Bacterial RNase P class A from a Vulcanimicrobiaceae bacterium, 359 nucleotides, folded computationally. The model forms 93% of the base pairs in the Rfam consensus. NCBI's taxonomy places the organism under Bacteria, Bacillati, Vulcanimicrobiia, Vulcanimicrobiales, Vulcanimicrobiaceae.
RNA sequence: GGAGUACGCCGGACGGCCGCGCCGCUUGCGGUGAGGAAAGUCCGGGCUUCACAGGGCAAGGUGCAGGAUAACGUCCUGUCGGGGCGACCCGAAGGAAAGUGCCACAGAAACAUACCGCCCCGGGCCGGUCACCGGCUCGGGGCAAGGGUGAAAUCGUGAGGUAAGAGCUCACGGAGCCGCGCGGAGACGCGCGCUCGGGUAAACCCCACCUGAAGCAAGACGCGCUCGAUACAAACGGACGGCCCGUCCGCGCGAGCCAAGUCGCAUCGAGGCGCGCGGCAACGCGCGCCCCAGAGAGAUGGCCGUCGCCGCGGCCUUGUGCCGCGGUACAGAAUCCGGCUUACAGGCGUACUCCGCGC
Numbered sequence: 001g002g003a004g005u006a007c008g009c010c011g012g013a014c015g016g017c018c019g020c021g022c023c024g025c026u027u028g029c030g031g032u033g034a035g036g037a038a039a040g041u042c043c044g045g046g047c048u049u050c051a052c053a054g055g056g057c058a059a060g061g062u063g064c065a066g067g068a069u070a071a072c073g074u075c076c077u078g079u080c081g082g083g084g085c086g087a088c089c090c091g092a093a094g095g096a097a098a099g100u101g102c103c104a105c106a107g108a109a110a111c112a113u114a115c116c117g118c119c120c121c122g123g124g125c126c127g128g129u130c131a132c133c134g135g136c137u138c139g140g141g142g143c144a145a146g147g148g149u150g151a152a153a154u155c156g157u158g159a160g161g162u163a164a165g166a167g168c169u170c171a172c173g174g175a176g177c178c179g180c181g182c183g184g185a186g187a188c189g190c191g192c193g194c195u196c197g198g199g200u201a202a203a204c205c206c207c208a209c210c211u212g213a214a215g216c217a218a219g220a221c222g223c224g225c226u227c228g229a230u231a232c233a234a235a236c237g238g239a240c241g242g243c244c245c246g247u248c249c250g251c252g253c254g255a256g257c258c259a260a261g262u263c264g265c266a267u268c269g270a271g272g273c274g275c276g277c278g279g280c281a282a283c284g285c286g287c288g289c290c291c292c293a294g295a296g297a298g299a300u301g302g303c304c305g306u307c308g309c310c311g312c313g314g315c316c317u318u319g320u321g322c323c324g325c326g327g328u329a330c331a332g333a334a335u336c337c338g339g340c341u342u343a344c345a346g347g348c349g350u351a352c353u354c355c356g357c358g359c
Stems, first nucleotide, its partner, number of pairs: 001355010012307007020033006035330001039341002042339005047215004059211005064078005079093001080091004094206002099204002101200003115147002117143012155173006174196003178193006219263003224257005236250005271290008308328008316319001
C1' cells in the first nucleotide's frame, strides 16, 4: 500500500421567521417533543379478563452440551460436522440396528438380487495324438472377483487363500451400534475389544421436553340505554291532590348492551447513564446521579441563511487550496418491555487475518 474478518458507533450542526401536540403558570410567555430500526407483527414475557383438582388423549412447537435470562425458537461459552490459505463463517445438529412407506431414468437387482462373467458336477453330440483332452449344447449347483447400469450396488488397497471366490485370513487405512478403561461438569475425546447391516425422518412415525384461551377496541369504574322481575310490602323522592287513603312513575333488585367520559397510560420501570467488583463471556451484584414524547383519527413540521459530509467538473498558486453544480438515506411512536428479521445516502472507531514492497 492492497484485499478482507469480527465487534461497536454516528447517521447532520447552529441561527432567524412561521406553525403543531402535551405540561405549567403570572394568559402570552416558559418547558418539552421519534428511531436504530419507531417497520414486519415472526418469537418470548409483564399486565388484563375468562377457564382451571390431578392424570391421559389429541393438536401445535422445540430438538448437540453447559450456562445467561422474567422468558424465548434469543444470547454466551464449548462439542461435533461442513466451508475458507487465514482472521473467521455456516449448520433443520435426537432416532434409519422399533415398524411402515418411498428411492425418477437406467439397470438382473434399490433390500433382496444375478444380465454378461468365473468355477464345479452330470448327460448328449462332434473332433483328436482315444483309461485322457478339447469344443458346442442341455440340466443341477457354487461365487460376487471382473464387466456393465446408476446419485447410490454394502468397507477401500495390497497379499495370502480357494474349484472359482468371499473380512475367509493378514497388513495398512476407513466407518459404526455396542462393551470396557482413562480424561471431561457435559456434548464428546483417546485407547482396546466387537462389528462391517444402502439412502431418506424440511415422509409417516418413535423418543425427550414445552404449551389453557383471547388480547389494551384487553379490562376496571362511572354515566346512560333496553328488557325483565316485583309482597306491587316498608322507607325515600316525584305526579294527581288542600290533606289522608289510593293510583302511577322513579329509586332499589336481576340480566344484557355501551371505543370516542375517567383510569389502564407514560414520573419509578425486567428504566437510563457513570464508576467499582465477580465471571472467558452472555450477564449479575453494589454505589452514585437522572426522570426521558405521548394523542385518541393520531403533534413532533415548513421556509431562509451559514457551516459540515459525499460525488462530479473547472482554475493555478499543486494547497487535503479556491470556485461552481448536484446529493445528504431508510423510515417514522400509539399498552409496555426482551429478541429476531428486513430497509438504510454517507461516515467513524477498535481488534485481528492474508498478500506485496521498504527498513
Record summary: Model confidence (mean pLDDT): 76 of 100. A source record names the gene rnpB.